[in-house]
Context: one part of a larger RNA
RNA sequence: UUGGGCGUAAAGGAUACGUAGGUGGAAAAUUAACUAGCGCUAUAAAGCUAAAAAUUUAUUAAUUAGAGAAACGCUAAAGUAAUUUUCUUGAGUUUAAUGAGAAGAUUAUGGAAUUUCAAGUGGAGCGGUAAAAUGUGUUGAUAUUUGAAGGAACCUCUAGAGCGAAAGCAUUAAUCUAAAUUAAAACUGACACUGAGGUAUGAAAGCAUGGGUAGCAAAGGGGAUUAGAUACCCCCGUAGUCCAUGCCCUCAACGAUGAGCGUUAUUUUUUGGAUAAGAUUAAAAUUCAGAGAAAAAAUUAAUAUGUUAAACGCUCCGCCUGGGAACUACGAUCGCAAGAUUAAAACUC
Repeated sequence: UUGGGCGUAAAGGAUACGUAGGUGGAAAAUUAACUAGCGCUAUAAAGCUAAAAAUUUAUUAAUUAGAGAAACGCUAAAGUAAUUUUCUUGAGUUUAAUGAGAAGAUUAUGGAAUUUCAAGUGGAGCGGUAAAAUGUGUUGAUAUUUGAAGGAACCUCUAGAGCGAAAGCAUUAAUCUAAAUUAAAACUGACACUGAGGUAUGAAAGCAUGGGUAGCAAAGGGGAUUAGAUACCCCCGUAGUCCAUGCCCUCAACGAUGAGCGUUAUUUUUUGGAUAAGAUUAAAAUUCAGAGAAAAAAUUAAUAUGUUAAACGCUCCGCCUGGGAACUACGAUCGCAAGAUUAAAACUC
């Protein structure tokens, strides 16, 4: 390479946008690049296939036959392609639903609780554990009442509910911004899908500068436990956690399942719409877009998946090829650093 794969065996990129490239809806006309047929150079050569032959065998050179090319010319017009014209189903735009939503950014805002401080009451313990001790308290603690300060997080509502490309998003209100769904027409007329490089976003931890610091808490100190205890338990406690700006770019970044389109039984729960008849308050029926459960066919090594496919098909991208060495070394790129990305071999089983 051919071929086979990627939920769990090796293998889907963290996610989106998008350049090149690849692929791409219906109808008509023209061209003739690809394509199809024929012709000539022409008996192409080698290799290949077959025959016969040689040899002790394996096997095979020479021999004979067969088929075997680019290029050039002519013809055809079904398909691809190019040009022109047309279409509306794919895609998009406008309008409406005084609709639904923890989608994002900014600025305000509320109550409960913890802690600290001030004051009152009160008078001996409190705290903590399996049990204790360290700790704390007559310089009046714990408890209780009143007031104040400050930071962080938002109980109930809250659901296998919603929104977002993913990461993720929840007190309440306002302003600004974005996306999706449904309905009916109108408009554009293939404008589409995917996407190497690239760009943007990207939990937590960490880094830089400046703020902030209530609670919690790596490191650190102490008390226990223990043979020891650099731990589990207890008392403290600094970075950090929070905010602003700039980096880092990783994860079991998971549905361990790439994106898009089409086709293929049902039953049931639920979110957001719509429909006509009807009804007065709703329920049922039909239908579109999501979120779940069960399950036929089918698939699967099994488990399981099953219209949200891992079924049946098409297009494009990424990735895999025995275990370890090795998410490593070296080199390169990026980074303030930590490190990240790319990524071997010897050797070994």
This is a predicted structure of a 349-nucleotide part of an RNA (small-subunit ribosomal RNA, central domain) from Tuomeya americana. The full RNA is in RNAcentral, with records from ENA. A source record names the gene rns.